[in-house]
RNA sequence: AAACGAUAAAGGCAAACUUGCCGAAAGGUGAGGACGCAAAACCGCGGGUCUAAGGCUUCUGUUAAUCAGAAGCUACGAUAGCCGGGUUGUCGCA
Repeated sequence: AAACGAUAAAGGCAAACUUGCCGAAAGGUGAGGACGCAAAACCGCGGGUCUAAGGCUUCUGUUAAUCAGAAGCUACGAUAGCCGGGUUGUCGCA
């Protein structure tokens, strides 16, 4: 230094849930709270997943429509605590 790693030590983060705020939603964030975590630190680069405001298509209503409703598809939204990748990083029994 790399790899690996504990019923060790020091320090750190904080799932579910409750609640304020932001958001169309997914979700984010503050406070409380701890299921867990050596990268559960940072980066949406690849894949997956979630959402579908906007857009497209179809159907229905309407004389008709650029209007209204419904369904399907779609990320430029989200997830780093889904996986891979990149960057940084505490400790040291075996």
This is a predicted structure of a 94-nucleotide RNA (c-di-GMP-I riboswitch aptamer) from Paenibacillus wynnii. Its mean pLDDT, the model's own confidence on a scale to 100, is 87. Lineage of the source: Bacteria > Bacillati > Bacillota > Paenibacillaceae > Paenibacillus. The sequence is in RNAcentral, with records from Rfam and Ribocentre.